[in-house]
RNA sequence: GCUGAAAUAACUCAACUGAUAGAGUGUUAGACUGAAGAUCUAAAGGUUCCUGGUUCAAUCCCAGGUUUCAGCA
Numbered sequence: 001g002c003u004g005a006a007a008u009a010a011c012u013c014a015a016c017u018g019a020u021a022g023a024g025u026g027u028u029a030g031a032c033u034g035a036a037g038a039u040c041u042a043a044a045g046g047u048u049c050c051u052g053g054u055u056c057a058a059u060c061c062c063a064g065g066u067u068u069c070a071g072c073a
Base pairs, nucleotide, nucleotide: 001072002071003070004069005068006067007066010025011024012023013022027043028042029041030040031039049065050064051063052062053061
């Protein structure tokens, strides 16, 4: 330099051919226990990498950019 993939909660990852984003772990509170752990229940936690475009509506489609990874040279 060329090609391809990825970016979503504090962390690890889902979701999709467009219709208001979920799980596990973690955190907080409660139940349980003499206490703690384990278990159970609930809650909080998101500008879906950035900018623009298409659309009634975009995490999803299109264009450009940023970062990371892999391959080729």
Model confidence (mean pLDDT): 81 of 100. A computed fold for a 73-nucleotide RNA from Cervus elaphus hippelaphus, annotated as transfer RNA. The RNAcentral record of the sequence draws on Rfam. NCBI's taxonomy places the organism under Eukaryota, Opisthokonta, Euteleostomi, Pecora, Cervus elaphus. It matches the Rfam family "tRNA". The family's RNA type in Rfam is transfer RNA. Rfam describes the family as follows. Transfer RNA (tRNA) molecules are approximately 80 nucleotides in length.